[in-house]
Context: one part of a larger RNA
RNA sequence: GGCGCACGGUGGAUGCCUUGGUACUAGGAGCCGAUGAAGGACGGGACAAACACCGAAAUGCUCCGGGGAGCCGUAAGUAGGCGUUGAUCCGGAGAUGUCCGAAUGGGGGAACCCACUGUCCGUUAUGGGACAGUACCGGUCACUGAAUACAUAGGUGGCCGGAGGUAGACCCGGGGAACUGAAACAUCUAAGUACCCGGAGGAGAGGAAAGCAAACGCGAUUUCCCGAGUAGCGGCGAGCGAAACGGAACCAGCCCAAACCAGAGAGCUUGCUCUCUGGGGUUGUAGGACACUCCAUCGGAGUUACCAAGAGGGACGAUAGGCGAAGCGGACUGGAACGUCCAGCCAGAGCGGGUAACAGCCCCGUAGCCGACAUCGCCCCUCCUCCGGAGUGGAUCCUGAGUACGGCGAAACACGAGAAAUUUCGUCGGAAUCCGGGAGGACCAUCUCCCAAGGCUAAAUACUCCCUAGUAACCGAUAGUGAACCAGUACCGUGAGGGAAAGGUGAAAAGCACCCCGGAAGGGGAGUGAAAGAGAACCUGAAACCGUGUGCCU
Numbered sequence: 001g002g003c004g005c006a007c008g009g010u011g012g013a014u015g016c017c018u019u020g021g022u023a024c025u026a027g028g029a030g031c032c033g034a035u036g037a038a039g040g041a042c043g044g045g046a047c048a049a050a051c052a053c054c055g056a057a058a059u060g061c062u063c064c065g066g067g068g069a070g071c072c073g074u075a076a077g078u079a080g081g082c083g084u085u086g087a088u089c090c091g092g093a094g095a096u097g098u099c100c101g102a103a104u105g106g107g108g109g110a111a112c113c114c115a116c117u118g119u120c121c122g123u124u125a126u127g128g129g130a131c132a133g134u135a136c137c138g139g140u141c142a143c144u145g146a147a148u149a150c151a152u153a154g155g156u157g158g159c160c161g162g163a164g165g166u167a168g169a170c171c172c173g174g175g176g177a178a179c180u181g182a183a184a185c186a187u188c189u190a191a192g193u194a195c196c197c198g199g200a201g202g203a204g205a206g207g208a209a210a211g212c213a214a215a216c217g218c219g220a221u222u223u224c225c226c227g228a229g230u231a232g233c234g235g236c237g238a239g240c241g242a243a244a245c246g247g248a249a250c251c252a253g254c255c256c257a258a259a260c261c262a263g264a265g266a267g268c269u270u271g272c273u274c275u276c277u278g279g280g281g282u283u284g285u286a287g288g289a290c291a292c293u294c295c296a297u298c299g300g301a302g303u304u305a306c307c308a309a310g311a312g313g314g315a316c317g318a319u320a321g322g323c324g325a326a327g328c329g330g331a332c333u334g335g336a337a338c339g340u341c342c343a344g345c346c347a348g349a350g351c352g353g354g355u356a357a358c359a360g361c362c363c364c365g366u367a368g369c370c371g372a373c374a375u376c377g378c379c380c381c382u383c384c385u386c387c388g389g390a391g392u393g394g395a396u397c398c399u400g401a402g403u404a405c406g407g408c409g410a411a412a413c414a415c416g417a418g419a420a421a422u423u424u425c426g427u428c429g430g431a432a433u434c435c436g437g438g439a440g441g442a443c444c445a446u447c448u449c450c451c452a453a454g455g456c457u458a459a460a461u462a463c464u465c466c467c468u469a470g471u472a473a474c475c476g477a478u479a480g481u482g483a484a485c486c487a488g489u490a491c492c493g494u495g496a497g498g499g500a501a502a503g504g505u506g507a508a509a510a511g512c513a514c515c516c517c518g519g520a521a522g523g524g525g526a527g528u529g530a531a532a533g534a535g536a537a538c539c540u541g542a543a544a545c546c547g548u549g550u551g552c553c554u
Stems, first nucleotide, its partner, number of pairs: 001553009015539001016504002020475002022472007029464002031165002039100003042055003046078002050074002052059001061094006070082003105114003115134007136162009170201001171199005181188001185235001211218002222249004232240002253456003256400001260279008284434001286399004290393006299387004310383005316377004321370003329342004344361002346350001352364003405429008415441001436451005491498002511538001514525004
């Protein structure tokens, strides 16, 4: 030195565990904000660095309700207090709420600096201090008011509204890639995706036919199944890809503009025009105005549209809670009984968790039952509030105009210009007016269906930051969230941004009094404990790696 064996050290794998995650289910909730949000800064404790809680009224204040013996957070300490005259704690409603932040008096390098106006405090006076108001934009009203006479612009003030945040989700709109695929690549694809911007809500969008169709037709929209990878589109390549019908979910329909009538006002070429308000009216087998006739004042409706504002009462639910069965059975093992044996009990409760090992009967609970002063949700009732309906006539009037539509250029439609209908935009043209107009995939005729150029509209649909209850052939600390632990922390970066590691003594701290060695660290006794080879560098404690002793070989 090598190979073994024995015993250690180091190390932290493995096993077991779970406070944390992951994916879902059911119900709820789905916004907050100038009454100052989200998010922060700085403070507040007897001692107080951090987290949590709170805001100069600061570890808390008031009221109402629950609860019933302990309490002064994590947090174990010392000191001092509070509580059956009901504390701590839990729920509801309030008060307070520094400074920054849309930040809004002005400024500003966020959490700071400096003002003005009014009222007040204070000083002999100046300085100082307290409270309130003072940003901008839009709308509306009033008062003022130029060039310029009326007027208008402008100015001043009152009132109302907006702004900003977010859930990295869902929705609609305005913009809008490339990699890639086509085995290259340009049309095409990826894809109207990613991304940016605007807007909204608990949903959003869409929506009551100028529709679909071709039957004996249907009758708003949305979503799902099917139709169907069909019909089609396509360097007919890659690829893209419907609709009707049928079946389901859910169902709901309405309001204006105009004609005409009334009122008020304005203009001015004095008899018209225009504006505003109220009535009227809303349709396609055309409807309405208009004229005439008839029927009714009964009935209907109502807070999501359809016109709109509410009041009271009740039921249920949510936001605290309460009651809640049955073994201190015997014996054995053990540190410990929840184990084993013997013999009992409850069960509308044998879900689950805890307790010194595996507990229906020890504890918390569970089944079942009960419960709210207050606030909120939903439903019902009463009050209240609101509302006329039909027919006949066919002369006149009305029925959404720079619109429909056409040319040219584009885009959206599954549809790439194609025979290309339909929809939308740009540009240039530009109708008809019910004897009217549009569509049925060029176009024309016949036929059929419908009535554009104004608007609103629940439900069925999408999603989950969040709350409650629960589930899992999901993970179990290199896994599962990045984060089980004071993590978006430490740390890195000028910044945008990147981004960790790190769980386990024991049933209980009973966390080793005292003695010895040592400066200490550390160790040896003693003691605790079932165990200390469980001693905090703490369950188990693999391997690499490092030793000590010894056998054999060299």
A computed fold for a 554-nucleotide part of an RNA from Salimicrobium flavidum, annotated as large-subunit ribosomal RNA, domain I. The RNAcentral record of the full RNA draws on ENA and SILVA. NCBI's taxonomy places the organism under Bacteria, Bacillati, Bacillota, Bacillaceae, Salimicrobium. Rfam family: Bacterial large subunit ribosomal RNA.